[in-house]
RNA sequence: GAGGUUAUAGUUCAGUUGGCAGAACAUUUUGCUCAUAACAAAAUAGUUGUAGGUUCAAAUCCUACUAAUCUCA
Numbered sequence: 001g002a003g004g005u006u007a008u009a010g011u012u013c014a015g016u017u018g019g020c021a022g023a024a025c026a027u028u029u030u031g032c033u034c035a036u037a038a039c040a041a042a043a044u045a046g047u048u049g050u051a052g053g054u055u056c057a058a059a060u061c062c063u064a065c066u067a068a069u070c071u072c073a
Base pairs, nucleotide, nucleotide: 001072002071003070004069005068006067007066010025011024012023013022019056027043028042029041030040031039049065050064051063052062053061
């Protein structure tokens, strides 16, 4: 220098080929227990990497950029 993949909650990851952003773990609270753990219930948590474009509607499609990683030179 050329090309590929990835970026979503505090963490690990889904999201059905455009139509209400989710799960597990973690955290907080409550119940249970003599108490703790375990177990059960509830709650909190997101500018979907950034900026534009297409569309009635974008995590999803298009473009550029940023970061990580891989391949080639």